[in-house]
Context: one part of a larger RNA
RNA sequence: GAAUGAACGCUGGCGGCAUGGAUUAGGCAUGCAAGUCGAACGGAGACCCUGGCUUCGGCCGGGCGAUCAAUGGCGAAAGGGUGAGUAACACGUGAGUAACCUGCCCCUGAAUCUGGGAUAGCCCCGGGAAACUGGGAUUAAUACCGGAUACGGUUUUCCGUUGCAUGGCGGAAGGACCAAAGAUUUAUUGUUCAGGGAUGGGCUCGCGCCCCAUUAGCUUGUUGGUAGGGUAACGGCCUACCAAGGCUCUGACGGGUAGCUGGUCUGAGAGGAUGGUCAGCCACACUGGGACUGAGACACUGCCCAGACUCCUACGGGAGGCUGCAGUCGAGAAUCAUCCGCAAUGGGCGAAAGCCUGACGGUGCAAUGCCGCGUGAGGGAUGACGGCCUUCGGGUUGUAAACCUCUGUCAGGAGGGACGAAGAAGUGACGGUACCUCCAGAGGAAGCCACGGCUAACUACGUGCCAGCAGCCGCGGUAAUACGUAGGUGGCGAGCGUUAUUC
Numbered sequence: 001g002a003a004u005g006a007a008c009g010c011u012g013g014c015g016g017c018a019u020g021g022a023u024u025a026g027g028c029a030u031g032c033a034a035g036u037c038g039a040a041c042g043g044a045g046a047c048c049c050u051g052g053c054u055u056c057g058g059c060c061g062g063g064c065g066a067u068c069a070a071u072g073g074c075g076a077a078a079g080g081g082u083g084a085g086u087a088a089c090a091c092g093u094g095a096g097u098a099a100c101c102u103g104c105c106c107c108u109g110a111a112u113c114u115g116g117g118a119u120a121g122c123c124c125c126g127g128g129a130a131a132c133u134g135g136g137a138u139u140a141a142u143a144c145c146g147g148a149u150a151c152g153g154u155u156u157u158c159c160g161u162u163g164c165a166u167g168g169c170g171g172a173a174g175g176a177c178c179a180a181a182g183a184u185u186u187a188u189u190g191u192u193c194a195g196g197g198a199u200g201g202g203c204u205c206g207c208g209c210c211c212c213a214u215u216a217g218c219u220u221g222u223u224g225g226u227a228g229g230g231u232a233a234c235g236g237c238c239u240a241c242c243a244a245g246g247c248u249c250u251g252a253c254g255g256g257u258a259g260c261u262g263g264u265c266u267g268a269g270a271g272g273a274u275g276g277u278c279a280g281c282c283a284c285a286c287u288g289g290g291a292c293u294g295a296g297a298c299a300c301u302g303c304c305c306a307g308a309c310u311c312c313u314a315c316g317g318g319a320g321g322c323u324g325c326a327g328u329c330g331a332g333a334a335u336c337a338u339c340c341g342c343a344a345u346g347g348g349c350g351a352a353a354g355c356c357u358g359a360c361g362g363u364g365c366a367a368u369g370c371c372g373c374g375u376g377a378g379g380g381a382u383g384a385c386g387g388c389c390u391u392c393g394g395g396u397u398g399u400a401a402a403c404c405u406c407u408g409u410c411a412g413g414a415g416g417g418a419c420g421a422a423g424a425a426g427u428g429a430c431g432g433u434a435c436c437u438c439c440a441g442a443g444g445a446a447g448c449c450a451c452g453g454c455u456a457a458c459u460a461c462g463u464g465c466c467a468g469c470a471g472c473c474g475c476g477g478u479a480a481u482a483c484g485u486a487g488g489u490g491g492c493g494a495g496c497g498u499u500a501u502u503c
Stems, first nucleotide, its partner, number of pairs: 001503004006499005013373006019366002026329003030326003035074003040071001043068002048063006081284003091208007100201002105197008113147004123136005152178004156173007182189003210256003217247003222244008259281004263274004286307005309320004337363001339362003345359001346357004376406004386397004410444001412439005420430001447492005452473003458487005468475002
């Protein structure tokens, strides 16, 4: 000098765009953050329309059907947060998968036949303070389970072809095994099997990837083989048996520290430092462990067990997890609203209308940063007054002020008033905002630091090694340009200094 997610002191007019819990991955009151589908299904059912009877009180039906708790489907594995752990194929980059999976989406081919028994709900009877739960009767499905069929798929054998290898691809044969679901507004949509694509992922490998040798030896599923199990899949991934191997000064093992990267800061570069916001990947979800469901999880707002903590309790037993958005306490130098809206973009569900969405779009707060603008412009000397200095002549503040003539940015008032809406129309949180026109009036808007040298900028008074200053050198003990105040001057300017950190 440049920089910062900064903080502190003094000061503070406006706007645009960004940024804002870096410390205790400490504890959390409250609200919201994941639902949706009645065109899967049995039922309940407001309003409305309507038929019959009527003693005019009503009774028995039919239709449409907002809405509703269950069953069922899809979603809930995304989106959002954080960086605790991790020195690792975690990440980056380049390959491999002849060792693999892939819901929804796209293309192609074939099919969608026939049966069954339950169960929630509803009803009845209980238990419990509650959370919740037991028994009985009855009912539906695209829920569940049989049978049939097989263009096919899996498995076995054979043939052809091909590869760097384990092997791959194609064809044939016989046997075995494997499917399905309907809905409605009648035109769609869904379901099953198979092949291909796309997308997403799993696994493997080469290279890169911090410090300590005051860490030198480490290892028994350890290293390899055979067989089996397990997985979507290779593999000591697991098990049995066999062998005795494997790694290491090119740093094993151990310890410390740390999420990695694109990037960011600095620097002429090489390099050094760093990884906040944004983007990609990884890991985590009170702590530890576990599996279930599913195309996908070993699952932030799912389940089970253990633990710590908090809460309720009728003492028998239960409930919870903000490292989502706000907010609260604590600790801290320090980091915001318990705001508005689904109008846009995107996501989930749905045929759609639509519903949900603290993602997101916005507004608010904070000079936290960057950028822009303003605090007026021109004229104005007997060079006023005042202040300060003075050699008492004057000098300086200083065209500065007053005064004259103007202008109207920002702020203020009034009127109009968007784009963002994609469109036939309707639909805007922001927002009566931006912007435009008019009005008034210099009015409402300047400070901070420094002035001995480095380093731009000097005098007076006070103080008297005191009080104090200080980044380094050093100032102060009676004439201090270095302390304090004043005048003046210099620098930057809605900021200016200080502190911390990096180059």
This is a predicted structure of a 503-nucleotide part of an RNA (small-subunit ribosomal RNA, 5' domain) from a metagenome. Its mean pLDDT, the model's own confidence on a scale to 100, is 86.